[in-house]
RNA sequence: CAAGCAGGUCGGGUGAUCGCGGUUCCGGUCUUCCGGAGCUGAGGAAAGUCCGCACACUACAGAGCACGGUGCCGGCUAACGGCCGGGCGAGGCGACUCGACGGCAAGUGCAACAGAGAGGUGGAUUGCCGCGCAGGGUAACCUGCGCGGUGAGGGUGAAACGGUGGUGUAAGAGACCACCGGCGGCGGCAGUAAUGUCGCCGGCCAGGCAAACCCCACCGGGUGCAAGGCCAAGCAGGGCGAAAAGCGGCCGCAGGGCUGCUUACGGGGCUGCUCGUUCCGUCUGACGUCCGGGUAGGCUGCGUGAGGCCGUCGGCAACGACGGUCCCAGAUAGAUGAUCACCGGCGCCGCAUGGGAUUCAUCCCGGCGGCGCUUACAGAAUGCGGCUUAUAGACCGGCUUGCCCA
Numbered sequence: 001c002a003a004g005c006a007g008g009u010c011g012g013g014u015g016a017u018c019g020c021g022g023u024u025c026c027g028g029u030c031u032u033c034c035g036g037a038g039c040u041g042a043g044g045a046a047a048g049u050c051c052g053c054a055c056a057c058u059a060c061a062g063a064g065c066a067c068g069g070u071g072c073c074g075g076c077u078a079a080c081g082g083c084c085g086g087g088c089g090a091g092g093c094g095a096c097u098c099g100a101c102g103g104c105a106a107g108u109g110c111a112a113c114a115g116a117g118a119g120g121u122g123g124a125u126u127g128c129c130g131c132g133c134a135g136g137g138u139a140a141c142c143u144g145c146g147c148g149g150u151g152a153g154g155g156u157g158a159a160a161c162g163g164u165g166g167u168g169u170a171a172g173a174g175a176c177c178a179c180c181g182g183c184g185g186c187g188g189c190a191g192u193a194a195u196g197u198c199g200c201c202g203g204c205c206a207g208g209c210a211a212a213c214c215c216c217a218c219c220g221g222g223u224g225c226a227a228g229g230c231c232a233a234g235c236a237g238g239g240c241g242a243a244a245a246g247c248g249g250c251c252g253c254a255g256g257g258c259u260g261c262u263u264a265c266g267g268g269g270c271u272g273c274u275c276g277u278u279c280c281g282u283c284u285g286a287c288g289u290c291c292g293g294g295u296a297g298g299c300u301g302c303g304u305g306a307g308g309c310c311g312u313c314g315g316c317a318a319c320g321a322c323g324g325u326c327c328c329a330g331a332u333a334g335a336u337g338a339u340c341a342c343c344g345g346c347g348c349c350g351c352a353u354g355g356g357a358u359u360c361a362u363c364c365c366g367g368c369g370g371c372g373c374u375u376a377c378a379g380a381a382u383g384c385g386g387c388u389u390a391u392a393g394a395c396c397g398g399c400u401u402g403c404c405c406a
C1' cells in the first nucleotide's frame, strides 16, 4: 500500500425568538382556571412483542400424569432459549465464522427417481461355479434349457453394509488370518467437566433421519398495568320522613278508571329575604335524607431503580465486591417542536498550483472563493435484563494475508 477479519464509541454543538408537557415558587375573582419566574423533558434501537423476570390479581397440602419448552461441558446472572470461557464437528491459507451439538447396537415409523433388491440374518438382473437333460464336436470344449450354490465382478442409486493382502473353496464370502479404519467394554494418564491420549480385550462392522413419534434429564400453575387499590356525579334500586278537600265531564251493569276547574297544603326555580310568578306533586307520593353495589370521571399503581457515572480491587472473560458522586421524561389521545444566525460536517464548481510516493502512467494529502444540504432508522406509555430487525454519516484502537522499502 492492497485485500480482508473482528470489536467499541458517537449519531450534530452553541445562542436568540415563538410554542408544548411536567414540576417548584409567587401573584390573581387562592377554584380542576389564568399570568409570571426558575428547573426539567425520548432512543440506540423507545420498534417487533420473540424469550426471561420484577410487580399485581387469581388458584394452590403434597406428588404424579398430560401439555409446552430447553438439550456438549463449566461459569455468570434475579432469571433466561441470554452472555463469557472451553470441548467437538464443519468452512476458510489466515485473522475468524457457523453448528437444537443428549439418545436411532430401546421400540415404532419414513426414504422421491432409478434399481433385481432400501433395511430384513435383504436382494439372483447380468456375471461366476456345480449337477442334470438336449444338440454340436474325435476330443478338450461350446450352445440352449432346468435345478442349486454364490454378494466376490458388472449395473442402478444420495445410500446396496468396512479397506488391502493372504488362507480357503466347485465358485465364493470376516468363513478364517495379519495390518489399517470404525464401534463397544475395561483400565492408566491429563483435565472440575465436556473431552483428549495411550494400552488391553471383544464380536467382526451394528447405514441415515429424533426442527419423525418416542426415550432420558432439567425447567414451567393461569392472566396481565385495560393487572390491581381508593374516591365517586347522574340514572336505576332499597329504607325512612313527607302535603287533601270540594265541584264537574267522559267510559263502564258495577266495584272503579281517565280528566278539567277551585281552594288548601308540600317542594323546586327566578331571589340574600318577603311578596309575586312559574313548574312538579299531595299516599300508584313531588321533594328531602340515608344505604349498598357501582357507570362516567378523578386519584393511585408511576419512577430511588436488579438505577446512571467515576475510581480501586478480584476474575482470561461474562461479571462481581467496595468507595465516591448524581437524581435523570411521566404524557393519557397522548408534550418533547418550528424558524434564524454562527461553528462543525458533507457534496459540487471555479481559481491557484504547494507537499509526498513512483522509472513513467498515476495515486494520496493540502490552500482560496462560491453554491447547495444539514440529513439515516425512528419516537416513551408499569419497569427491568436479553434477542432480533431498521439505521445517512463520522470516529477510535486491534488482528490476518499478500507485496514493497529500511
Base pairs, nucleotide, nucleotide: 001402002401003400004399005398007396008395009394010393012343013342014341015340016339017338018337020041021040022039023038024037025036026035027034028033043377047388048387050386051385052384053383054382055224056223057222058221067220068219069218070217071216072086073085074084075083076082087101088099089098090097091096102215103214107213108212109209110208125154126153127150128149129148130147131146132145133144134143135142136141162180163179164178165177166176167175181205183202184201185200186199187198188197189196190195228300229299230298231297237291238290239289240288241287244263245262246261247260248259249258250257251256264282265281266280267279268278269277270276307326308325309324310323311322312321313320314319344374345373346372347371348370349369350368351367354365355364356363357362
This is a predicted structure of a 406-nucleotide RNA (Bacterial RNase P class A) from a Pseudomonadota bacterium. It matches the Rfam family "Bacterial RNase P class A". Its family is annotated with dimeric ribonuclease P complex, ribonuclease P activity and tRNA processing in the Gene Ontology. About the family: Ribonuclease P (RNase P) is a ubiquitous endoribonuclease, found in archaea, bacteria and eukarya as well as chloroplasts and mitochondria. The gene name in the source record is rnpB. Its mean pLDDT, the model's own confidence on a scale to 100, is 77. The model forms 94% of the base pairs in the Rfam consensus.